[in-house]
RNA sequence: GUGGGCGUAGCUCAAUGGCAGAGCUCCAGUUUGUGGUACUGGCGGUUGCGGGUUCGAGUCCCGUCGCUCACC
Numbered sequence: 001g002u003g004g005g006c007g008u009a010g011c012u013c014a015a016u017g018g019c020a021g022a023g024c025u026c027c028a029g030u031u032u033g034u035g036g037u038a039c040u041g042g043c044g045g046u047u048g049c050g051g052g053u054u055c056g057a058g059u060c061c062c063g064u065c066g067c068u069c070a071c072c
Base pairs, nucleotide, nucleotide: 001071002070003069004068005067006066007065010024011023012022013021018055026042027041028040029039030038048064049063050062051061052060
């Protein structure tokens, strides 16, 4: 340089073009002599970035950045 894959919560990952979710972590509470375990609840998101299509985009299209794989 050419082609492909990935990018979503602090972490690991979901989500058929139609309310962005789960587990773990964290915080609070219940339980316990304390801690852990268990249970209940809660906080937490410019869906990498910029545009486009659409009534509606995490999803489709274009560009761009990062990581990664193959080829050269």